[in-house]
This is a predicted complex of two RNAs, RNase P RNA and transfer RNA, with 430 nucleotides together. The coordinates come from a structure-prediction model, not an experiment, and the mean pLDDT is 75. Rfam match: Bacterial RNase P class A. The family's RNA type in Rfam is ribozyme. Rfam describes the family as follows. Ribonuclease P (RNase P) is a ubiquitous endoribonuclease, found in archaea, bacteria and eukarya as well as chloroplasts and mitochondria.
Formats: sequence, structure tokens, C1' cells
RNA sequence: CAAGCAGGCCGGGUAGCCGCUCCGAUGUUUUCACACCGGAGAGGAAAGUCCGAACUCCGCCAGGCAGGGUGCUGGGUAACGCCCAGGAGGGGUGACCCUACGGAAAGUGCAACAGAAACAUACCGCCCCUCGCGAGAGGAGCAAGGGUGAAAUGGUGAGGUAAGAGCUCACCGGCGGAAGGGUGACCUUCCGGCCGUGCAAACCCCACCCGGAGCAAGACCUAAUAGGGGGAAAUGGUAUGCCUGGACCGUCCCCGGGUUGGUCGCAUGACCCCGAUGGCAACAUCGGGGCAAGAUGGAUGGCUACCGCCCCGUGAAAGCGGGGUACAGAAUUCGGCUUAUAGGCCUGCUUGGUAU
RNA sequence: CGGGGUGUAGCGCAGCCUGGUAGCGCACCUGAAUGGGGUUCAGGUGGUCGUCGGUUCAAAUCCGACCACCCCGA
Repeated sequence: CAAGCAGGCCGGGUAGCCGCUCCGAUGUUUUCACACCGGAGAGGAAAGUCCGAACUCCGCCAGGCAGGGUGCUGGGUAACGCCCAGGAGGGGUGACCCUACGGAAAGUGCAACAGAAACAUACCGCCCCUCGCGAGAGGAGCAAGGGUGAAAUGGUGAGGUAAGAGCUCACCGGCGGAAGGGUGACCUUCCGGCCGUGCAAACCCCACCCGGAGCAAGACCUAAUAGGGGGAAAUGGUAUGCCUGGACCGUCCCCGGGUUGGUCGCAUGACCCCGAUGGCAACAUCGGGGCAAGAUGGAUGGCUACCGCCCCGUGAAAGCGGGGUACAGAAUUCGGCUUAUAGGCCUGCUUGGUAU
Repeated sequence: CGGGGUGUAGCGCAGCCUGGUAGCGCACCUGAAUGGGGUUCAGGUGGUCGUCGGUUCAAAUCCGACCACCCCGA
């Protein structure tokens, strides 16, 4: 320098004008409201709704069947089908990546077509014997070679044999047993010729987990909720040990306000940021700091100017001209996964080339 | 916002659970019967099984992700 691998991050900025939702203060108003001032106002995925939970209601002594889900091992977590670490298998020269990865020696089933045969088989063949001049016929043996197929009874080589064959031997693969190591998945060594295969994202077996529905859940209000106005009692509560004054909340009474209504649920939470400690890590504990949308036909927007970034043209350059600036958008709330995404930044590593 | 379902020929549907051949009706084309048409009969054409991956020897079918459409809930 080029090509790549892994991890993390950003995802426009400033100013002006006109608007929207919520909160607070002030003013007008009987109230609803209105005016004005100040503050807050979408995301890394808010999406798909694919998993797991919180919360709420139904149900509820407990257990089981059915049904569903998950599936190497060990950890993490509120929980998970998520995450971390490890094992095995596979891919890449490598950094590194991928895997629904329990059991086919419990049982049942399937393996279309082709092929002799997909379960217990011999079509073409090979070898031996008998008959025959010969072509060939009959009998016995074999499964090495050919052919079919996705798959043909462990693979390669040597010995052996009439021809062959784990028949015997060496190495490799599988299975079984023993010893050692490891928490475990599993690994290493030795022994035994014990040796057809695939499918469990087919039924099934084994281990573990699961009650159902979902904020349109549900609760409150019409003899009056929230917010508002007026009054009473003379103090029920809050901040500091006591007292006084004041403030705020509360109690009681009255007014007023509504009809596919209003309020709560609903914004302090398994929350966010920083640091320390433990751990390989996921993560946990401790300390300090912070409060950050809450709409309900659904606000978070539009225009202008300048700047930033990218592309194209022109140009020696500076510059100039044109175009572009993504995916998308809260709706009870969290933890994940998946999918979409213009452009850009940072860190570590690998391979190849060049120079010193 | 939440829940459920469906995508197979031009149209309406089977087949999927239990994986190997994609089928039925209408429509379309050809022929016959008719003077002609309708009707009837015989034959035929036509399908990336919504898209992309995975499991498997083999996928419309089994599994996952995505897309489109429909229905229900105050």
C1' cells in the first nucleotide's frame, strides 16, 4: 500500500419565522377556555409481533393425563428459544466463521423411480466339477469387478485362495470394554475383527419447562372523579430537637362542569451514566451522580439562510456549477432475537506486496 | 393497539396432518352432432404452489425469516 477478519460508535449542525402536545407561573373570565412568559418533546431499530417476563383480571387444596415448547456441556439472568465460556463436527492459507449438536444398539414406520436385491439378495460376472467335438447345459462355491441408484453390507494396501471374502495382518473409521485426565460435554492410551445405511425440522423414547387471557387487561365517577371557584373548622399531616410565623397537602360544606364522557392504570424503573472490586467472559456487588415524551384520531412539524458530509462535471490548484443526505417513526412497560438502513468514524488482528 | 387466519392454472377450491404422480369445477382452444348459435359429447393447452433460506437422496407438504391480503376485539 492492497485485500480481508472481529469488535465498538455516530447517524447531521446553527440561526430566524410560522405552528402542535404536555407541564409550570401570571393575567382576563362565573366556568370551560383564551392570551402571554418559561421548560420538556422519537429510535438504533420506536418496526416484525418471533421468544421471555413484569403488571392486571379469570380460575385456584394438591397432583396427574392430554397438548405445546426446548434439546452438546458448564455458567449468567427476574426469565428466555437470549448472552458468555468450553467441547465436538464442518469451512477458510490465515485473522476467524458456521452448526435445531440428546437417542437409529427400546419399538413402529418410510426409503418413490431405477435396480437382481433397499432385506437378507445375485442381473452381468469369477472359479471348480460333470456331460458334450464344440456352441452350450447341469451342479456346487464367491461377492472382488461391472451395471442401477441419493444410498449396495466398513475404507486402502499386502498376504492368502480354485476363485474370493476381516479369512489373516498393518494403518484409518465406527462400535464395545478397561485405565487415566476433566465439574462436565469430551479427550488420551490399551484391548477385542465386534462391523450395511439414511430419516426423529416421521411417530416415538429420554431430560427439563409451561394454567388461560391480555392495558380495547382492569379499577373508579353520575348522591358527582380529576382540574377550578367560594366558604368553614382553627388544626390532621410534611420539612429540624423545641417554639412562633408562613407555605403546601389533607378534612367538611356549597357552586359549577358530562354522555359513543371523564379520571386512574401511565412514566422512579429487573432505569441511565461514571468509578472501584470479584470473574477469562456474560455478569454481580459497592460507592457517587442523574430524572429524560406521554399523545387518545392520536403532538414531536413546515419554510428560509448559512455550514458540514458524499457523488458527478470543470479546473494545475483554490474554487465554481449541478445532484444527493438513508431506514424509519412512540401508544402499558421492560430483557432479547430478527429484519430495514444513505454516508461516516475508531480500535485490534490476518494474508500478500514493496522499501529500510 | 392486541389477537386469529389465508396465499396452489384467468376465477373458485382440493391436495399439506401421514414428504416422491400437482388435481376438480367454471373459463379457454380443437373436433363432432346443428342450416347457424346455445346445449351436449370427445380430446387438449395452461401452474416460479407468495418470496428467500434450512432439514432431507427428494419439499406445495416439515422448520425459520420476510411480503401481501382478510377477519375479530370498546